c-di-GMP-I-GGC riboswitch aptamer from a Planctomycetota bacterium, 90 nucleotides, folded computationally.
It was read from a public genome assembly, where an Rfam model found it.
Its mean pLDDT, the model's own confidence on a scale to 100, is 82.
Taxonomically the source falls in Planctomycetota (Bacteria, Pseudomonadati).

RNA sequence: CCUCGAAAGGGCAAACCGGUCGCAAGGCCGGGACGCAAAGCUAAGGGCCGCGCACGAUGCGUGUCGGUCGCGGCAGCCUGGUUGCCGAAU
Numbered sequence: 001c002c003u004c005g006a007a008a009g010g011g012c013a014a015a016c017c018g019g020u021c022g023c024a025a026g027g028c029c030g031g032g033a034c035g036c037a038a039a040g041c042u043a044a045g046g047g048c049c050g051c052g053c054a055c056g057a058u059g060c061g062u063g064u065c066g067g068u069c070g071c072g073g074c075a076g077c078c079u080g081g082u083u084g085c086c087g088a089a090u
Base pairs, nucleotide, nucleotide: 004087005086011036012035016031017030018029019028020027021026034076040082041081042080044079045078046077047074048073049072050071051070052069054068055066056065057064058063
């Protein structure tokens, strides 16, 4: 140094609740802790979620389904990229 994850000090914060922004998914702030050694950052690949003029199927009440396309969201789904605290055992 790498692998790895004991200890210590510290860190983050799911569900839920309040406020606020957004059509929504969801974001932010406060409370709260299920968990987390990258639960720091990144939307590049896959995945999931929302919305939509259009598209296809079906139906006709302009609804239901699909997910091609467009726009957006999730980094606490996986992979990749990138930065990083501590140091027992291996």